[in-house]
A computed fold for a 1453-nucleotide RNA from a metagenome, annotated as small-subunit ribosomal RNA. The sequence is in RNAcentral, with records from SILVA. Its Rfam family is "Bacterial small subunit ribosomal RNA".
RNA sequence: AGAGUUUGAUCCUGGCUCAGAUUGAACGCUGGCGGCAUGCCUUACACAUGCAAGUCGAACGGUAACGCGGGGCAACCUGGCGACGGGUGGCGAACGGGUGAGUAAUACAUCGGAACGUGCCCAGUAGUGGGGGAUAGCCCGGCGAAAGCCGGAUUAAUACCGCAUACGACCUACGGGUGAAAGCGGGGGAUCGCAAGACCUCGCGCUAUUGGAGCGGCCGAUGUCAGAUUAGGUAGUUGGUGAGGUAAAGGCUCACCAAGCCUUCGAUCUGUAGCUGGUCUGAGAGGACGACCAGCCACACUGGGACUGAGACACGGCCCAGACUCCUACGGGAGGCAGCAGUGGGGAAUUUUGGACAAUGGGCGCAAGCCUGAUCCAGCCAUGCCGCGUGCGGGAAGAAGGCCUUCGGGUUGUAAACCGCUUUUGUCAGGGAAGAAACGCUCCGGGCCAAUACCCUGGGGUAAUGACGGUACCUGAAGAAUAAGCACCGGCUAACUACGUGCCAGCAGCCGCGGUAAUACGUAGGGUGCAAGCGUUAAUCGGAAUUACUGGGCGUAAAGCGUGCGCAGGCGGUUAUGCAAGACAGAUGUGAAAUCCCCGGGCUUAACCUGGGAACUGCAUUUGUGACUGCAUAGCUAGAGUGCGGCAGAGGGGGAUGGAAUUCCGCGUGUAGCAGUGAAAUGCGUAGAUAUGCGGAGGAACACCGAUGGCGAAGGCAAUCCCCUGGGCCUGCACUGACGCUCAUGCACGAAAGCGUGGGGAGCAAACAGGAUUAGAUACCCUGGUAGUCCUAGCCGUAAACGGUGCACGUUUGCUGUGAGAGGAAUCGACCCCUUUCGUGGCGAAGCUAACGCGUUAAACGUGCCGCCUGGGGAGUACGGCCGCAAGGUUAAAACUCAAAGAAAUUGACGGGGGCCUGCACAAGCGGUGGAGUAUGUGGCUUAAUUCGAUGCAACGCGAAGAACCUUACCUGGCCUUGACAUGCAGAUGGUAGAAGCCUGAAAGGGUGACGACCCCGCAAGGGGAGUCUGCACAGGUGCUGCAUGGCUGUCGUCAGCUCGUGUCGUGAGAUGUUGGGUUAAGUCCCGCAACGAGCGCAACCCCUGUGUCCUGUUGCCACCGGCCUUCGGGUCGAGCACUCUGGACAGACUGCCUCGCUUAAACGAGGAGGAAGGUGGGGAUGACGUCAAGUCAGUAUGGCCCUUACGGCCAGGGCUGCACACGUACUACAAUGCCCGACACAAUGGGAAGCAAUACGGCAACGUGGCGCAAAUCCCCUAAAAUCGGGCUCAGUUCAGAUUGUCGUCUGCAACUCGACGACAUGAAGCUGGAAUCGCUAGUAACGGCGCAUCAGCUACGGCGCCGUGAAUACGUUCCCAGGCCUUGUACACACCGCCCGUCACAUCAUGAAAGCCGGUUAUACCCGAAGUCGCGCCUUAUAACGUGCCGAAGG
Repeated sequence: AGAGUUUGAUCCUGGCUCAGAUUGAACGCUGGCGGCAUGCCUUACACAUGCAAGUCGAACGGUAACGCGGGGCAACCUGGCGACGGGUGGCGAACGGGUGAGUAAUACAUCGGAACGUGCCCAGUAGUGGGGGAUAGCCCGGCGAAAGCCGGAUUAAUACCGCAUACGACCUACGGGUGAAAGCGGGGGAUCGCAAGACCUCGCGCUAUUGGAGCGGCCGAUGUCAGAUUAGGUAGUUGGUGAGGUAAAGGCUCACCAAGCCUUCGAUCUGUAGCUGGUCUGAGAGGACGACCAGCCACACUGGGACUGAGACACGGCCCAGACUCCUACGGGAGGCAGCAGUGGGGAAUUUUGGACAAUGGGCGCAAGCCUGAUCCAGCCAUGCCGCGUGCGGGAAGAAGGCCUUCGGGUUGUAAACCGCUUUUGUCAGGGAAGAAACGCUCCGGGCCAAUACCCUGGGGUAAUGACGGUACCUGAAGAAUAAGCACCGGCUAACUACGUGCCAGCAGCCGCGGUAAUACGUAGGGUGCAAGCGUUAAUCGGAAUUACUGGGCGUAAAGCGUGCGCAGGCGGUUAUGCAAGACAGAUGUGAAAUCCCCGGGCUUAACCUGGGAACUGCAUUUGUGACUGCAUAGCUAGAGUGCGGCAGAGGGGGAUGGAAUUCCGCGUGUAGCAGUGAAAUGCGUAGAUAUGCGGAGGAACACCGAUGGCGAAGGCAAUCCCCUGGGCCUGCACUGACGCUCAUGCACGAAAGCGUGGGGAGCAAACAGGAUUAGAUACCCUGGUAGUCCUAGCCGUAAACGGUGCACGUUUGCUGUGAGAGGAAUCGACCCCUUUCGUGGCGAAGCUAACGCGUUAAACGUGCCGCCUGGGGAGUACGGCCGCAAGGUUAAAACUCAAAGAAAUUGACGGGGGCCUGCACAAGCGGUGGAGUAUGUGGCUUAAUUCGAUGCAACGCGAAGAACCUUACCUGGCCUUGACAUGCAGAUGGUAGAAGCCUGAAAGGGUGACGACCCCGCAAGGGGAGUCUGCACAGGUGCUGCAUGGCUGUCGUCAGCUCGUGUCGUGAGAUGUUGGGUUAAGUCCCGCAACGAGCGCAACCCCUGUGUCCUGUUGCCACCGGCCUUCGGGUCGAGCACUCUGGACAGACUGCCUCGCUUAAACGAGGAGGAAGGUGGGGAUGACGUCAAGUCAGUAUGGCCCUUACGGCCAGGGCUGCACACGUACUACAAUGCCCGACACAAUGGGAAGCAAUACGGCAACGUGGCGCAAAUCCCCUAAAAUCGGGCUCAGUUCAGAUUGUCGUCUGCAACUCGACGACAUGAAGCUGGAAUCGCUAGUAACGGCGCAUCAGCUACGGCGCCGUGAAUACGUUCCCAGGCCUUGUACACACCGCCCGUCACAUCAUGAAAGCCGGUUAUACCCGAAGUCGCGCCUUAUAACGUGCCGAAGG
């Protein structure tokens, strides 16, 4: 210090989430020790039991218990002593301890103040004289269950009451008056006394009083949570006078008088809450909190009340009422753990019914001492913080095991084992603290005193005193011995693999993982982090500048009120003087301690404890300064305003007037339509429309001018004239003298629609009606038509009321248009020109902005004031308030829900957006498909099986260039199991391997088996190899996944595109280049240009073809020459290579030349010449970046998974050919441009040895017999057919068409039944040109005609791939359909329009509002009754008490 998450990517806005620190925590797993600290946050819920406040005999009467003494023979007696139950009395109990319910100010914090009190304590002063009457206890009697109470007798005091005295004190009319006390103990020389004692002295007390200290009461100022959907509150209320009351000021209380007081600077009400020092967090400012410790407050079962007292309205006191619990003899009583333990309950959750007063502190006491759940300790809990340990060193055969693996290895891992060492902790044994010094005793000194006594005090010495605890600590012994877990490992965030699972189980803080190869689930191995803990949950701050004081925003992201006026408020020009409120500086007081920080010290260290310092940023007082703000006074004129003079204007209100047009009415002319639409219809019209002429009525609006023109605050304002009226601008002069700016609440204005009243109503026109459109059409279109639109005086108060930009002022380069002025120059004059002010536009500098954009009319730079925003949805909604006649407006939430919503810009894609362009895309043509029959493929159905794949274009005569068996993967049945095939290892094997034949069988297979080998070394024996058999590893799989893959392929598309480097522009994604102007088949080329270049594509290079030249010359050729033969056409041989041809090399075509167009020029286009060929000549091969998770695991390869006497292998038979049906692709036809018969002409590509096969012969034919020739420019397949010529047929289901079927054959083959092809004869089906729809083709093309080849024994080929022959028509053109390219535009799409997405309805669930009502809580007001109690009055009394009564008064009603 940041990170993740909106998008295809970017930038911004903006929310959500994470990493940090922390906790009085809880939960899960785990757990060795010690130190220090913490420990009911929830029910201020209820409490059993024990303890938590007593003490004093040196105040008193006394003697119940214990001990001692005395007396007595004993029983026993005796307060004599130590002491002491109960009682009187004193002091304490108002502290200490607990809790946080209440309390938003009777509180707290800080700083001040005056009208007070004060036990114990300190200092001072003056006293402490003399009397009296009671009473508890004890005793007796009585009542009651008890608690307790009553009566009688007797008694003491430091209990109570007078008298005396009165330095102070209090009251006063200033003369005076009033009011105290208590004694107890120690010691003692003289004197007195029978004694007690007096007396003296000391100490402790007591009374009065003055001060002090500390403590407490009261008052003031400032500060202290949220809500305005709480705006008014208050009658003792505010003040005065008087009185009462209090310790004390005061409406604290009362009488009278006045009508005040508080409040938008937030009163009152409601909710919540103890406050502070501080704690946590944070860089700080802040935010959150207020456990432990400390200060203050409040409370003590709930409510009320007083008493006592120095102090209480009293936690362990009293009275009353209430609720609850307990006892009871039913009459009546008792109680209050928010003290320490503890119990129940509640809860996620919080400890022992412990020890001790040893220390510290408190109460009482002279003291010893007693009491003390305050406190100090111990116990429980990893609740937190801190520290320590669980070993250290060596140790590679890198052991075994685990896990992974590419099978080589890697890792766990020096880790272990093993060797050596150490002993913290724990265990055992021994020793063993500090915390303790006072008080006491004694010695010495001082004080007091008559005193060497007592007492007080200082110093020295000294005995005793420890809960914790035999604890801390120290020493010794044995022994690695007693001691490691938890979370995480997709990114954020350090850390990765395997298996299992298969959108299941599950994970998840956010994004998100999981649908068969999950680093995200579960487990394991490994790793990372922390460590006696680790995670999770909850909570706070941080990050979050995400409430912004420090430190944000509002044109489009959330956000400028619709507009103005304006009170309060905020801010405010210039000069001088004064003041000193703010401000600044110094000083003083205070800011408790603890905490935090710094420097030291003590526990072995640390946590912890402790000394000192600093700090506590604050408040108050005081001194100073006078710049700035403020206040006051006096001025100024630059802000603001006023007057005089001009100017423009749809500014506002009222009145009057006008013409055009629509409609309606009347009359005339006139006749069949009019109107309306994309096309129609409804409608109007022969009862006379529309049209046209004249006249009239009525209402509304004002053409042209007219304009990013004008005016107005905005809404808004438009015929003309008149009246009234507001504002603005310009010029100069004069005047006022800061009079200003902004503005919460408030007031006013405020389009359209709408509401109520009364008018008006021509046109238009919601609703409504009809006609159309449509699947529907509650719409768009048409015909009608009512509110309304208009006027009136009112209401409403909202709009995308927008410049989506609040108002005012100042500063900051410019250019240009326009409206209203002024000045100058110029002119005869008017323009033109220059300067300047105000308004209104465009473009743009700097600057700003996330970008778009804004840019002197700012969204720039500054100042002042107001309004508004804080994720999306819910929602501008609900409830409440206010306004409204209503409609509704305004103010304005929450629950719940999501991880986004959003702004701008970018690249694509898309558009029934635009522009340009291309393509057999359309159009123009030719021929088809779709109808028939057959063939073939597919779907479907069927089946034991009908193997599998391909499925829009881009599957369907496709894989398959050939399923009778085989193929074959499918089915049935029969068989084999190291296997049909490969490699390795081990063992066996010599009549071994092999094998004719035979048996069985459908075959495979299973038996049997004459015969019978081979290679190398060696004379041989033998050894080795190979083979065979057995076993183990393994083979094998057309089993799955083409969505795990390689390779190959299809498609867009032979479309012209797709990119890169450097540079430049942009915050960036990206852009530029590649866009633009031309041009092309082309991102082809040219020009221009912040681009310059380059790559993959295009083109060219390659092949075929078209022309020529040269070379070549057999198997090709045959013109000329010669020989031979001849049917006189020709053939053959020789010679030859001219021609054709073969196949090699070269030439040729490049817009090269001319003209025109275009242009600055070029590119390019059109035409022409020449040429075999002319504008890429024709055809082929060649397929950019990529798209479709396109196709293929069944061509092959291959990861993973699966099968292993079977999902492998062999065999026979069957199936892939199955048939109600549907589709695709073809063939043949329907005929006369035809069919049949006869005659007759002209090819090319190819193939051939298990082959092609000639001549010849047989057969009607398929074919057979036979075999010349030929491994082929030589021989063969091989007759090309359409065409042409002649004849027949004459429009018909035919001399068309040939399906189907019957019989007989031929060929191939082991075998034609399922299931081949061909031939002959016979049979002769549908079909007479094909609905909607749809396909191909632009020239040697379509169409027509035949020929060849691959596969192949044969064939379903009518398929596929090639070859040659004959050989057209048409293209105006690019509006439309389809596809594509470029530019541009919109977009809420990016899985990209087959996108995205809205609403109703149905069902379920959750949350919220309303609802007839019902219940509870809290609060307020009025009235009734009125406990205890204070106060007042009365009665009575010596005085109280008691009694009666009045006011107030809790609870209750």